A computed fold for an 88-nucleotide RNA, annotated as c-di-GMP-I riboswitch aptamer. The coordinates come from a structure-prediction model, not an experiment, and the mean pLDDT is 76.
This record gives sequence, structure tokens and C1' cells, in this order.
RNA sequence: GUGAUAUAAUCGCAAACCUCCCGAAAGGGUGGGACGCAAAGCUAUAGGGUCCUUGACGGAAAAAUCGUCAGGGCAGCCAGUUGCCGUU
Repeated sequence: GUGAUAUAAUCGCAAACCUCCCGAAAGGGUGGGACGCAAAGCUAUAGGGUCCUUGACGGAAAAAUCGUCAGGGCAGCCAGUUGCCGUU
């Protein structure tokens, strides 16, 4: 330097749900609350996946609705990247 890693300690994060706020929605934020997490730290135009549909266009007489584009989210889906303690 690289790979793998039992046990323990310390310090952390916080799903569902509830309150209030923002948003058309997905979703986000505050406070509570813990299902879980050894990266549940960071990265969302230039990996994949997935969610939403205000807007534009198209199909339809119209509406419901469907498709495409654009736009907006999710890092607690995979991925990328950085990294703490101790043992072998």
C1' cells in the first nucleotide's frame, strides 16, 4: 500500500406514522417518533432504474384518458466517490 474481517467501545443517522410549512404532484423542510443502517456520508444534464405530469405537441368532436418532448423528484434501488475506531 492492497484485500478480507469476528467481537467490543465511542459517536452518529432516522422508515412508517403524527404536527406545521412549501409544492399542481412526485417530493422537500421543522418538531416528535424508531423500521432499520458500518457509509442510511456526498454525487440526480453528460451510468442504469424508478416516481410525478403544472407546460407544449399528437391521437380523439369533446371530456376522461393515452403517447412523445421538455421540466421536476428519489442517494433508505443499483451505481460512482470519499472516509472513522479497533482486531487478524
Of the family's consensus pairs, 95% are formed in the model.